[in-house]
Molecule: transfer RNA
Organism: uncultured Clostridia bacterium
RNA sequence: CCGUUCUUAGCUCAGUUGGAUAGAGUGUCAGAUUCCGAAUCUGAAGGCCGGGGGUUCGAGUCCCCCAGGACGGA
Numbered sequence: 001c002c003g004u005u006c007u008u009a010g011c012u013c014a015g016u017u018g019g020a021u022a023g024a025g026u027g028u029c030a031g032a033u034u035c036c037g038a039a040u041c042u043g044a045a046g047g048c049c050g051g052g053g054g055u056u057c058g059a060g061u062c063c064c065c066c067a068g069g070a071c072g073g074a
Stems, first nucleotide, its partner, number of pairs: 001073007010026004019057001028044005050066005
């Protein structure tokens, strides 16, 4: 320098052909249980999807630019 791929909750990740209100596990907080804790059960909070722009009635999803990570080639 060229190419491929990834970026969604604190962390690890799903998200189908573009469609209805963006989810799970784990963690955190509260409650139940317990003599106290752990475990278990119930509930809650936590995102505007890496940043910007575009297409579309509609974008996490498609296109372009930028940033960061991984891999390959020269």